[in-house]
RNA sequence: AUUUCACAUAGAGGUCGCGAUUGACAAAAGUCACUUAUUUGAACUGCUGUAGCAGUUUUGAAAAUAAGUAAAAGGGGAUAUCGCCGAAACGAUUAAUCAUUACAGAGAUAGGAUUGUUGGGCCAAUAGUUAAUAGCUAUUGGACUGUCGUCAGAAAUGACGGUGAGCUAUGGGAUCA
Numbered sequence: 001a002u003u004u005c006a007c008a009u010a011g012a013g014g015u016c017g018c019g020a021u022u023g024a025c026a027a028a029a030g031u032c033a034c035u036u037a038u039u040u041g042a043a044c045u046g047c048u049g050u051a052g053c054a055g056u057u058u059u060g061a062a063a064a065u066a067a068g069u070a071a072a073a074g075g076g077g078a079u080a081u082c083g084c085c086g087a088a089a090c091g092a093u094u095a096a097u098c099a100u101u102a103c104a105g106a107g108a109u110a111g112g113a114u115u116g117u118u119g120g121g122c123c124a125a126u127a128g129u130u131a132a133u134a135g136c137u138a139u140u141g142g143a144c145u146g147u148c149g150u151c152a153g154a155a156a157u158g159a160c161g162g163u164g165a166g167c168u169a170u171g172g173g174a175u176c177a
Base pairs, nucleotide, nucleotide: 001175003174004173005172007171008170009169010168011167014085017084018083019082020081021080025076033069034068035067036066037065038064039063043056044055045054046053047105048104049103050102051101052100088118089117090116091115092114093113094112096109097108098107119145120144122142123141124140125139126138127137128136129135146163147162148161149160150159151158152157
């Protein structure tokens, strides 16, 4: 030095920034389940299917109706506290564990490893999940916003383009003189 760096430290975005714990409260739900009565009459349970194994059942299985008693979990969430700014979220592959044995499938986790996408929140539509029109997730679109670059402008600012392994500040390393 208008150069360079997945270097170190410290910061910024936002009044719904991100996440964790707590949890008033609402809803789940007059639902699941249990008891009684009636009808009916051979199946039913162990995540689903097949084959086994175990168990309940004509001293009524499953189902339906009526009456009575009557939950909980997951999900949401005021408040408070804490940690932070790839905060975090989602996907794929794979390892482990779960529920009776084998095979196939599906799901779950205080989540392990590798890897990919997304700067941030908001709104709308579609699809999925769910009891749910709540919330969450994915895709598409829209405006807003942070930051960098180019152009215009005296400036405020405007237009276009990109996006976090980014940006700003300081320090350090490398290179050149």
Predicted 3D model of a 177-nucleotide RNA (Lysine riboswitch aptamer) from Leuconostoc miyukkimchii. The prediction has a mean pLDDT of 78. It matches the Rfam family "Lysine riboswitch aptamer". Its family is annotated with lysine biosynthetic process in the Gene Ontology. From the family's description: Riboswitches are metabolite binding domains within certain messenger RNAs that serve as precision sensors for their corresponding targets. Allosteric rearrangement of mRNA structure is mediated by ligand binding, and this results in modulation of gene expression. The model forms 98% of the base pairs in the Rfam consensus. The organism belongs to Leuconostoc, within Bacteria.